[in-house]
Context: one part of a larger RNA
Formats: sequence, structure tokens, C1' cells
RNA sequence: GCCAACGAGUUUAUGCAUACUGCUCGGCAAAGUUCUCUAAAAGAACAGAGCCACAGGGAAACCGAGUGUUAAUAGCGCGUAAUUGGUAGAAUGCAUAAGACCCGAAGCGAGGUGAGCUUGCCAUGAGCAGGAUGAAGUAGAGCGAAAGCUUUAUGGAGGUCCGAACGGGUAGAUCGUACGACGUCUUCCGAUGACUUGUGGUAAGGAGUGAAAAGCUAAUCGAACCUCGUAAUAGCUGGUUCUCUCCGAAAUAGCUUUAGGGCUAGCGUCGUGUGUUUCUUUUGGGGGUAGAGCACUGGAAAGUCUCGACAGGUCGCAAGAUCGCGAGACUUAUCAAACUCCGAAUACCAGAAGUAAGAGCGCGGCAGUUAGGCUAUGGGGGCGAAGCUCCAUUGGCCAAAAGGGAAACAGCCCGGAUCUCAAUAUAAGGUCCCUAAAUUCAUGCUAAGUGUAAGACAAGAAGGUGAUAUUUCUUUAACAAUGAGGAGGUUGGCUUAGAAGCAGCCAUCCUUUAAAGAUAGCGUAACAGCUCACUCAUCUAGAGAUUUCGCGUCGAAAAUAAUUGGGGCUAAGCAUGGUACCGAAUGUGAGGAUUUUAAACGUCUUAGGACGCCUAAAGUGGUAGGAGAGUGUUCCAAUCUGCUGUGAAGUAGGACUUGUGAGAGCCUAUGGAGCGUUUGGAAGUAAGAAUGUUGGC
Repeated sequence: GCCAACGAGUUUAUGCAUACUGCUCGGCAAAGUUCUCUAAAAGAACAGAGCCACAGGGAAACCGAGUGUUAAUAGCGCGUAAUUGGUAGAAUGCAUAAGACCCGAAGCGAGGUGAGCUUGCCAUGAGCAGGAUGAAGUAGAGCGAAAGCUUUAUGGAGGUCCGAACGGGUAGAUCGUACGACGUCUUCCGAUGACUUGUGGUAAGGAGUGAAAAGCUAAUCGAACCUCGUAAUAGCUGGUUCUCUCCGAAAUAGCUUUAGGGCUAGCGUCGUGUGUUUCUUUUGGGGGUAGAGCACUGGAAAGUCUCGACAGGUCGCAAGAUCGCGAGACUUAUCAAACUCCGAAUACCAGAAGUAAGAGCGCGGCAGUUAGGCUAUGGGGGCGAAGCUCCAUUGGCCAAAAGGGAAACAGCCCGGAUCUCAAUAUAAGGUCCCUAAAUUCAUGCUAAGUGUAAGACAAGAAGGUGAUAUUUCUUUAACAAUGAGGAGGUUGGCUUAGAAGCAGCCAUCCUUUAAAGAUAGCGUAACAGCUCACUCAUCUAGAGAUUUCGCGUCGAAAAUAAUUGGGGCUAAGCAUGGUACCGAAUGUGAGGAUUUUAAACGUCUUAGGACGCCUAAAGUGGUAGGAGAGUGUUCCAAUCUGCUGUGAAGUAGGACUUGUGAGAGCCUAUGGAGCGUUUGGAAGUAAGAAUGUUGGC
């Protein structure tokens, strides 16, 4: 891991509710006694003790359809009246007390068992190869007056040295479903000592022992182990077993040593009552939001004016001037959640009309929920960040919703799955191929593979390209190009070394002209020289400037090789318009099932109604959860005066029949002795999950 078996809302007492049954000018009996039967229950008769109901109010005395409060006959509270009958039983649901649906702690307490492991101590024994070093002491010799010193021998001390046994466990490797619940190999430390060790004894659980690490006290130690209290407790996690039908939530508020738990309300369901109160439309209202505005309150910008014992700078001897500073008035243009001269849409309230639905509201039984998420819109916080956070619209969807689209994709778009159908029309979205359906029609744009993309984008840049609007010049010839001219007074005056159109200052006239500046640029030391403005000719029909819009270009950098989903596409891209088609569990069509409501008919009836059948209409996604109807297992009673060796149960198989389903039949094989139908009753009553338990593989 798989298979099999086992495995979780039970029982008692009390209370409330629901449907049912008995009795009801009330209902029920308890202990107990007697009887019948007994293996024990059970049953019958008596027993009215007591309980509930029949009247309430008050703390009570007490009064009583009233009573309490009070001075009150007032007012008010609770009753009376109306509605729901009373009581007993068993059933179901729920609550409370109990182990209370099941499994699960770490722990707490009590009484015991342990020092054959280990820690300390006591008693009595045992062990330590070999080598090295060479303390004191002693002896000889020498020296010395002596104390003593030197030297040579001897001697054999030491928590001395090296190193086996023995004891330890430094570093590394190995092992790590091991040889091993701490080993093995290499290396290393102590090795006559505070050494090691045998045997016996002794000290223990809030206690021992400890050269002290909270170490050790039998693989267990910041309080051992065993049994008991004990099914400790667990607002926590996990699990909780058959089917179908109807309805169907919540993730909010208040309070909470409360925040992942509760209680009440809200939202669900079932029953009952009320009977349109709900909802929609319309009419009429009040408002101060969005917007807007500046009339108030404030903010902030520019300008003009006025005032100010107006800091400071500059000028001036000073007076003062100027800049600046503060305040006010006016003009222009503005800003505001805590501004308003104004002012919607929605929403809310009321009246009327319509609609009749799983509308509203009251009462009662039973809940679940109180971690919500994304999206749209209006807001607060944040950075007008977040798949961020907090509110609102009790918006939408998911949660609890499948189907189609968005490549894939809870929350987006379309649309809400009762069942069947090779039927049909559509939605969103699509129609070159993958891939169902247009290589569809018309008019434009794009040349960048731009795009076909939700996200990859800005400021800015540019004779990319198309369109729009305004405007200037133009057959009296424009723009461009080419040819020619571009002169004279004059080198204007001044200045200057020089200044001649062209360093600088002043002036900027006149003439000839088709036209030509006392010169727009380059150039020279100064001249010279080359262009320009301006003019003519050639040529010929448009040329120039600005504005706005469409589609493109650059700006444009990320980590393994890239991506419109891919192929690919010049449309199969973009824009506008049209016509076809495809496309869903949607709509329609055909046929079934079921719920509710309504009507008809039939059967039964306690005359309230119940059941059956048929028709019509509207429904039938669903988690938590509420309500209803069934299937199956074991046992009991009755029943079929049932089945069964001519083969029960069980097991295996089936393409058969039947039921919406849980299931029920039938057939075949196996098996070899019991088993079923129907009507009731009672439960050790249904397994796939609980790191479930036991067994098998």
C1' cells in the first nucleotide's frame, strides 16, 4: 500500500414543541395488596396518597373577575374578555444533567515497585609488560679552624617521563531501513594513582546521588516506572456508514479576559394565523449629495490704488527717493470633506392604480452562519502602489453553479443543467488551416510583420504617409532651375597707420534705370574678389506657410531558445457599413418523471377531510441547514395452516425483468441445511477515508 472483519448521536431522568391514540358535564394513578400464570417479565382487580387543569393579583396578610400600587373611585402594571381546549400515553425533534457522536494530549493526585544500568559512600579482595629519569638519605675521597662545601659511589623518591594490559573517548573517516536504539577503523589521552576493577551492602521520586552537566536514578529524567482516580479535560485537529423529493443560507450588528469560541438579532426551513400590508408603475412631497458657484467662511495667483512710528537693502549732508515688508479696497482668473447665492439623478416617505409570486408581516418548532473572495461604481488609508487594506451601493458573480466564450484561467462576458432525442433558432464569441462556420460584399488606411495581444509604455524627435481647415503667390507667368544685370555721385562724413557697402560712430540722400541697400553674408592689411536682396529673359502650371485628425517610425535594455494559442498572414492587419453562416445543458419542437396551485370525476369518511385518476398553468442547479417519502440489515410477535436434500442460506456470474433511486426479482454454476412473504414492534441497523483497530498478502 491493497483486501477482509470491526469502527462513531446511545441510554436514563426532567422540560418544551409537533403529529397521533384513549378518556373528557375532567384526565392520570404511585407505593402497596390480591388474583392468574410463571424460569423471570408481563397482565387483571383494588388502592384517589398525590399531580395537572378548572382564577387571578399581591412580598405577605388578604381580596377576588379582579387585584397590586396609592390619600384616591384617578392613572398605570399584571389578569379577566377574544384566539389557542384539558389530561395521560408511547413516538419524533430539541434542550438540561450525566463519559453524552467517536478517537486523540501534554499533565494533576494517590498507593506502590525499582541503585542487577548509573551516582556517591561503606566493607572485603584483585590488577598495573618493559624502558627512562635519578630526590632525600648513607659511604669513601678531597678541602676547611668550624659551620659546612666539592666530588665519586651507593640509594631508589615522584598525583615524574616513554609505552602494552587496563581505563578513557581528541580528530577524521565509515555506518546511518547499521554488525550496532551510539558500533567499526585510523588517530589520540591517562597508565603507582584524586588509578582501575570483582563481590557484598547502603541512600529514591519533590526524594536520592552529584569534583555541578539540571548530570544520573534499569534504552525513561527541568521530577522515574506501575496501577488506580479515569471514558481527566481539550472553545483544538481528524473522522462520522443507504436512497430519492421540496426549499435553501451566512461569512453582518451589539455584547463578551472577546476576536479561529459564545449569546441575542439578521439571513434559511417547517407549521400556523393575517389577507396584499410585499412588488411595479404613476402622482405628490422634504432634502443639500454629484455638479456648479464665489453671495458667506477660509485658501491661493497677477495687477492697480490707498494706508502703515514698514524689519531690511541702495542712493543722498539732509529732507527724502527707490526696492522691499504688512494691511485694506477694486479688477482679472481660481480652490474647498468639516464654504454655499444655487442644485440634480437615484434613494426615502405618502396617496392611487395594477400585479398574485416559494411576496410581506405576527406567533411557534428546528437550524446553520458570525475566517469570506473577486469584479463594477462612490469614498477613507497607501504613492489617485499592490492579486494591498477599510467602508458603502445589504449592485453582480464565486462561495453553494455545471454549460459556451476569454489558448489554458473560482469571481470577467453569455447563460442558470428535471430526464431522453444524429430535431431546430439563437446569445456571448467567431467563420485561411489546426477548428464548426465567409479565403463574403463595399469604401478607405497601414508597409512598420506595425498588427493579428490582456499586459511593452512616456516625455521628446522627424519633409514616413493619408485626410481636414485657414491663408499667401500665380497665364498681367507664380515656386524651382538656367542665362544676364546687380550701376553712378562715392573711397558718404567722422574716426583711423589704413576704414573704399561690410572694426567702430553719425547720417542713410540724390541720379541713371527693367532693377540695383550709402548694403544681408563670405573675403582683403586696406583695396580687389565671390554671393544676396532687387530686375530682365528662357521655361511652364501650380507653388508656399500654418492648424487639426487617422495610421505608422525612433525613443524601446534581462538573465537556458523563442512565441498573435500555433502554423502562418500584406490581409487571414486597422477603420466604417452590409449580408449570410457557425455557435451553449439558453429558447423552440417531440416524448416521459415529479412538486405546487386550480378545476372535473371516482372511492372512503368521524362530513372537517383523506386517497386515486385526468386536464391546465407555473416550477424542479445547489454547500451548511430545515422538511418529506422510502430502501436495506439483525432480532421479536402474529401471518402465509409459506419455501426447502426434486437442494435453504451463503458464494460466483449474467447480454434477462422491474423500480427515479437505495434496491427487488429471474436464470446458471457452486454449496449442503435451513430460510423467507405480509402486518406490526425493537435496535449492538448501512463505511472509503479517522498518520483508525486486528488479521492476511
The part of an RNA shown here (large-subunit ribosomal RNA, domain II) has 697 nucleotides and comes from a Minisyncoccota bacterium. The coordinates come from a structure-prediction model, not an experiment, and the mean pLDDT is 82. The full RNA is in RNAcentral, with records from ENA.